[in-house]
The RNA shown here (c-di-GMP-I riboswitch aptamer) has 89 nucleotides and comes from Deltaproteobacteria bacterium HGW-Deltaproteobacteria-13. The organism belongs to Deltaproteobacteria, within Bacteria. Model confidence (mean pLDDT): 84 of 100. It matches the Rfam family "c-di-GMP-I riboswitch aptamer". Rfam describes the family as follows. GEMM was predicted in a large-scale screen for bacterial structured RNA regulatory elements.
RNA sequence: GCUUGAUAAAGGCAAACCGUACUGAAAAGGCGGGACGCAAAGUUACUGACCUAAGUCUUAUUGUGAGAUAGGGUGGCAGAACCGCCGGG
Numbered sequence: 001g002c003u004u005g006a007u008a009a010a011g012g013c014a015a016a017c018c019g020u021a022c023u024g025a026a027a028a029g030g031c032g033g034g035a036c037g038c039a040a041a042g043u044u045a046c047u048g049a050c051c052u053a054a055g056u057c058u059u060a061u062u063g064u065g066a067g068a069u070a071g072g073g074u075g076g077c078a079g080a081a082c083c084g085c086c087g088g089g
Base pairs, nucleotide, nucleotide: 002089003088004087005086012038013037017033018032019031020030022029023028036076042082043081044080046079047078048077049074050073051072055069056068057067058066059065060064
């Protein structure tokens, strides 16, 4: 440098769910608990995918509703980029 995660050590992260006089329009996130799992479940929304629709646009309208839309999200959906512990070959 390439490859690999079968065994082992040191450790790491933390789904669902619960709590919260935390943030948010929502999706979702933060914090505390919790542990389904994870060898990148480390980082980045660049590409695709998915979630939401405040605002905006369209439309109908008495109220108000319906549709479209990401500058909002998910890195624990996949790809890509960057970085990294330990062991094997």